[in-house]
Context: one part of a larger RNA
RNA sequence: UGACGGGGGCCCGCAUAAACGGUGGAUCAUGUGGUUUAAUUCGAUGCAAAUCGAAGAACCUUACCACGGCUUGACAUAUCACGAAUCCUCUUGAAAGAGAGGGGUGCCUUUGGGAACGCAGGCACAGGUGGUGCAUGGCUGUCAUCAGCUCGUGCCGUAAGAUGUUAGGUUAAGCCCCGUAACGAGCACAACCCUCGUGUUUAGUUGCCAAUGUUGAGUUUGGAACCCUGAAUAGACUGCUGGUGAUAAGUCAGAGGAAGGCGAGUUAUGACAUCAAGUCAUCAUGCCCCUUAUGCCCUAGGCGACACACGUGCUACAAUGGCUGGGACAAAGGGUCGCGAUCCCGCGAGGGUGAGCUAACCCCAAAAGCCCGUCCUUAGUUCGGAUUGUAGGCUACAACUCACUUGCAAGAAGGAGGAAUCGCUAUUAAUUGCCGGUCAUCCAUAUGGCGGUGAAUUCGCUCCUGGGCCUUGCACA
Repeated sequence: UGACGGGGGCCCGCAUAAACGGUGGAUCAUGUGGUUUAAUUCGAUGCAAAUCGAAGAACCUUACCACGGCUUGACAUAUCACGAAUCCUCUUGAAAGAGAGGGGUGCCUUUGGGAACGCAGGCACAGGUGGUGCAUGGCUGUCAUCAGCUCGUGCCGUAAGAUGUUAGGUUAAGCCCCGUAACGAGCACAACCCUCGUGUUUAGUUGCCAAUGUUGAGUUUGGAACCCUGAAUAGACUGCUGGUGAUAAGUCAGAGGAAGGCGAGUUAUGACAUCAAGUCAUCAUGCCCCUUAUGCCCUAGGCGACACACGUGCUACAAUGGCUGGGACAAAGGGUCGCGAUCCCGCGAGGGUGAGCUAACCCCAAAAGCCCGUCCUUAGUUCGGAUUGUAGGCUACAACUCACUUGCAAGAAGGAGGAAUCGCUAUUAAUUGCCGGUCAUCCAUAUGGCGGUGAAUUCGCUCCUGGGCCUUGCACA
């Protein structure tokens, strides 16, 4: 000087406390460990691994295993010889591959040849999701969006170092004021960016309004006031008033205002360092290793196994409910290899037809909770839906291992979950549906967004936990 302390002081955070809802008990989904296996590919392992890499494992993917094959190779450059290439047929085979036959001549040209492609040979080489993240780059997590981390000159000290950065206030903040052997500066903080909230100007089509019209609409005419959309701009700064304070920084109350003290945001933005943290399987790369195989191709299997243990979720256990009939209200997205209206068939999944739409125009599309009625009456039930049987549908060469989905039948556990533990402070929790990406289909209950309905509680800092500053002790470096 740091680190550490069941030392002290000050301060902060859904850290506790208060409130609400969960997990832990049940079924199922999914990930992991373990076990099993020919293989169950690999990585991630307290917080900071475990719906994680994977924004989609039937084949492919795929890296694993078994069988069958190839050896200058699936891919690249160079050399040499031959043939243009593409194409068609046959045999064998699970396919890959191997073998045989046929047809055929293009483009450029200085007529020598050349380009592209195929095949054969040898030599250089290719190739490796093989090893090492403890050789590395790059990227990322974490402490932590915590308020810290440093430097120049000066001054102090023999030096390591100290000062500045400490003290008194204040702040979300090393933010600011004030004091001061310090004076300044840099990286972080803040601001600048984006979204939301208000107004003005401008622009009005596919959007909006009025009239007309209609069973209902499209349509038609007119308009730019409103809504909305795009662009530009204004607005918030403790600016104003009062209290308090050191006459400061600030803080409290108020006015005006759409918004008030950082206006809101889980948007972008992450200092110096820490964990030899993670990744050689995104990529790049040193060294080591394989080279008729640790490379490459193919078929089938596996990644989906199942006494068990753990994590994350979905659905429930019901009446604030379930079934059924009717009625109304969103936002944000996606669509031509696509979204697919209408009509017809089917109980339904779906099938046939194919209008419109490269989209403020057409389509996905129906929002659901909710409201108004009917039935159920406390039951393992008209709760709950696992599991099973059977008959279908769709995607795809292919649905057995191993997809999704529909109808009918059957209907398991579950009666609110021990110790323990998690999230959350407002348009939040809770609840409720909708959309996207990946994607032929989909194991999505995941993930990323979007709106609807919409609470309770916060006395406070004693304690638990994490962090910051000052100070003290020190058997540590």
The prediction has a mean pLDDT of 81. A computed fold for a 477-nucleotide part of an RNA from Opuntia basilaris var. basilaris, annotated as small-subunit ribosomal RNA, 3' major domain. Its Rfam family is "Bacterial small subunit ribosomal RNA". Its family is annotated with ribosome and structural constituent of ribosome in the Gene Ontology. Taxonomically the source falls in Opuntia basilaris (Eukaryota, Streptophytina, Mesangiospermae, Cactaceae).